[in-house]
This is a predicted structure of a 73-nucleotide RNA (transfer RNA) from a Bacillota bacterium. The sequence is in RNAcentral, with records from ENA.

Order: sequence, then structure tokens, then C1' cells
RNA sequence: GGGCCCAUAGCUCAGUUGGGAGAGCGUUCGGUUCGCAUCCGAAAGGUCGAGGGUUCAAGUCCCUUUGGGUCCA
Repeated sequence: GGGCCCAUAGCUCAGUUGGGAGAGCGUUCGGUUCGCAUCCGAAAGGUCGAGGGUUCAAGUCCCUUUGGGUCCA
């Protein structure tokens, strides 16, 4: 220098063919208990790495770019 993959909640990750942004764990609150743990219920928490474009509509498609991984030279 070139190819490919990854980046989504505090953490680990789904998200299919462009239309509702989600799960588990964690956190907070409530229930259960004499109390704790377990269990049950609820809630908070996201500029989807960044910028731009296409589209009625983008996490998803296109371009540029940042960081990480990997292969080739």
C1' cells in the first nucleotide's frame, strides 16, 4: 500500500427482504421473606463509531472517514 470482517443500552450481542430499535446480564423501584439470597413484576438507560448522499422512509443501500481484528505484499 491492497483485500476482507467488526463498531447498536453500563457489559456481551441479535436486528432476516429498507418501514415497531430489541434480548440476556447489570442498575433502580415494587412484590415475596422476620431479614438476605432466589424468584416474580415494572422502569430508567441509545445522536446505531463520525460526516455526507439516495429514498416518502436508512442500524440496513452508496461515498468518504476514524478505531480495532485478520490476510496478502

It matches the Rfam family "tRNA". Gene Ontology term of the family: triplet codon-amino acid adaptor activity. Lineage of the source: Bacteria > Bacillati > Bacillota.